[in-house]
RNA sequence: GGGUCGAUAGUUCAGCUGGCAGAACGCAUCGCUUGCACCGAUGAGGCCUCGGGUUCAAAUCCCGAUCGGUCCACCA
Numbered sequence: 001g002g003g004u005c006g007a008u009a010g011u012u013c014a015g016c017u018g019g020c021a022g023a024a025c026g027c028a029u030c031g032c033u034u035g036c037a038c039c040g041a042u043g044a045g046g047c048c049u050c051g052g053g054u055u056c057a058a059a060u061c062c063c064g065a066u067c068g069g070u071c072c073a074c075c076a
Stems, first nucleotide, its partner, number of pairs: 001072007010025004019056001027043005049065005
């Protein structure tokens, strides 16, 4: 330098056949308990890496950028 995959909640990831953004764990409150844990209920938390485009509508499609994984090539 080229190919390819990825970036979504605090963490690990789903959603990518365009139409209200989800799960598990973690966190908070309540219940349970003498108390703690377990368990149950409820809740908070992300405008989806960034900039543009297409569309009535974009996490999702297109272009570019940044960062990371992987393979190849080149130089020494």